This is a predicted structure of a 100-nucleotide RNA (SAM riboswitch aptamer (S box leader)) from a Rhodothermaceae bacterium.

RNA sequence: CUUGCAUUCAGAGAGGCGCGAGGGAUCUGGCCCGCUGACCGCCCGGCAACCUGACGCAGGUCGAGGUGCCAACGCCAGCCCCCUUGGGGAACGAUGCCGC
Numbered sequence: 001c002u003u004g005c006a007u008u009c010a011g012a013g014a015g016g017c018g019c020g021a022g023g024g025a026u027c028u029g030g031c032c033c034g035c036u037g038a039c040c041g042c043c044c045g046g047c048a049a050c051c052u053g054a055c056g057c058a059g060g061u062c063g064a065g066g067u068g069c070c071a072a073c074g075c076c077a078g079c080c081c082c083c084u085u086g087g088g089g090a091a092c093g094a095u096g097c098c099g100c
Base pairs, nucleotide, nucleotide: 001099004097005096006095007094008093013044015043016042017041018040022033023032024031027078028077029076030075045070046069047068049067050066051065053062054061055060074092079089080088081087082086
C1' cells in the first nucleotide's frame, strides 16, 4: 500500500503531568462528552481480539512479549429485506493476521 481472512452489543482508571477548545472516523439528523480541562501526547495502571509463549491428544486454559484497546453497541439512525413498539443483512470505518 492493498487483496484475502477474522473480529467489531463482552472486557478494561473518576489515576498523575502537559496542552488549551473542541471531541465522539467521513457527510446528514439526533444524542452525548468537554474550562469540574474533554480530545490529544507522556507516565503509571488495566483489558485480552489477533500474533507470539507455556500447558494440553483435543476442545481449551494460563500468561501479557508484539500490535491493539480501556464513555455510551463502531453512541443511535440514514442503504436493502422481512413475520415491522422490532428483527436480519449490506455498505462504510477500526483492529489484527497472511501477502505485496
Overview: Of the family's consensus pairs, 91% are formed in the model.